[in-house]
RNA sequence: AUAGAUAAAGCCAAAUCUAUCGUGAGGUAGAGACGGAAAGCUGCGGGUCCGUAGGGCGGAUAGCCGGGUUGCCUUGG
Numbered sequence: 001a002u003a004g005a006u007a008a009a010g011c012c013a014a015a016u017c018u019a020u021c022g023u024g025a026g027g028u029a030g031a032g033a034c035g036g037a038a039a040g041c042u043g044c045g046g047g048u049c050c051g052u053a054g055g056g057c058g059g060a061u062a063g064c065c066g067g068g069u070u071g072c073c074u075u076g077g
Base pairs, nucleotide, nucleotide: 003074004073011036012035016031017030018029019028020027021026034063040069041068042067044066045065046064047061048060049059050058051057
């Protein structure tokens, strides 16, 4: 530098359930593991979803994709 094994250390935690906050999408905490090599951070672009009669506007999603940014560990080649 490249890569992320069928390996190792450590990390995160889907569905579901409980409590709680929110009109809602959803958030938070606990239990729980389907998965993850950025499933760390960031609503910047697109997508999806919610509120709104609707344009617009406001909001949710980073575990939908892309961009930006930071970064742990490691074998073979």
Predicted 3D model of a 77-nucleotide RNA (c-di-GMP-I-GGC riboswitch aptamer) from a Desulfobacterales bacterium. The coordinates come from a structure-prediction model, not an experiment, and the mean pLDDT is 79. The source organism's lineage runs through Bacteria, Pseudomonadati, Thermodesulfobacteriota, Desulfobacteria and Desulfobacterales. The sequence was found by an Rfam model in a public genome assembly. The model forms 95% of the base pairs in the Rfam consensus.